RNA sequence: UCUUGGAUAGCUCAGUUGGUAGAGCACUUGCCCUUGGAAGGCAAAGGUCCCGAGUUCGAAUCUCGGUUCAGUAC
Numbered sequence: 001u002c003u004u005g006g007a008u009a010g011c012u013c014a015g016u017u018g019g020u021a022g023a024g025c026a027c028u029u030g031c032c033c034u035u036g037g038a039a040g041g042c043a044a045a046g047g048u049c050c051c052g053a054g055u056u057c058g059a060a061u062c063u064c065g066g067u068u069c070a071g072u073a074c
Base pairs, nucleotide, nucleotide: 001073003071004070005069006068007067010025011024012023013022019057028044029043030042031041032040050066051065052064053063054062
C1' cells in the first nucleotide's frame, strides 16, 4: 500500500426490515435479611452507540469521509 472484520454501560458482548438501547459480571445507592456486620435476595442508577457529514418524518442500523484496533496479501 491492498483487502476483510471490529469500535455500543467500568469489563465481556447482544442489538435479525430504520421506529425512544439491552444481557451477564463488577462498582455505587436504597430496601429486605441479621443483635450488628459479612454473604445472599430485590430494586435503582450508570450510554451523545469511535468522530464528522449526508439520506430520511425518524439512523447504533443505510451512504460517504476520517481516527483507531486485529487479521489477509505483497
Molecule: transfer RNA
Organism: Schistocerca americana